[in-house]
RNA sequence: GGCUGCAUAGCUCAGUUGGAAGAGCGCAAGUCUCAUGAGCUUGAGGUCCUGGGUUCGACUCCCAGUGCAGCCA
Numbered sequence: 001g002g003c004u005g006c007a008u009a010g011c012u013c014a015g016u017u018g019g020a021a022g023a024g025c026g027c028a029a030g031u032c033u034c035a036u037g038a039g040c041u042u043g044a045g046g047u048c049c050u051g052g053g054u055u056c057g058a059c060u061c062c063c064a065g066u067g068c069a070g071c072c073a
Base pairs, nucleotide, nucleotide: 001072002071003070004069005068006067007066010025011024012023013022019056027043028042029041030040031039049065050064051063052062053061
């Protein structure tokens, strides 16, 4: 330098055909316990990497950029 893949909650990751965001772990509160942990209940937490485009509507499609990983040279 070229090609491919990935980027979504604090972490690990889903998200199907474009109709508007979810799980597990973690965190907080409650319950239980002498207390902690475990269990149970509830809750908070998101610029879906950035910018632009297409569309009535974009995490999703298109273009460019950034970062990471792999392959080739």